[in-house]
């Protein structure tokens, strides 16, 4: 410095322009249940979709710019 891919609650991962309010697994967190603790089984939290821009009625999804991680050529 070029070129691919990737950044989504605390981890992982889905999501590819509306269909509804961003889901799903594992972690918290409070109750069940048990003598107790695991397990089960109900329910809460927790996200401004990496960041400023632009398109559109409508953007996590298109486009431009940087930041940042993986690999690939120099």
């Nucleotide at each position: 410095u070029g070129c691919g891919g990737g950044g989504u609650g605390g981890a992982g991962a889905a999501g590819c322009g509306g269909u509804c309010u961003a889901u799903c697994u594992c972690g918290g967190c409070g109750g069940u249940c048990u003598c107790a603790u695991a397990a089960u089984c109900c329910g809460c939290a927790g996200g401004u979709c990496g960041c400023a821009g632009g398109u559109u009625c409508a953007a996590a999804u298109c486009c431009u710019g940087c930041c940042c991680c993986c690999g690939c050529a120099a």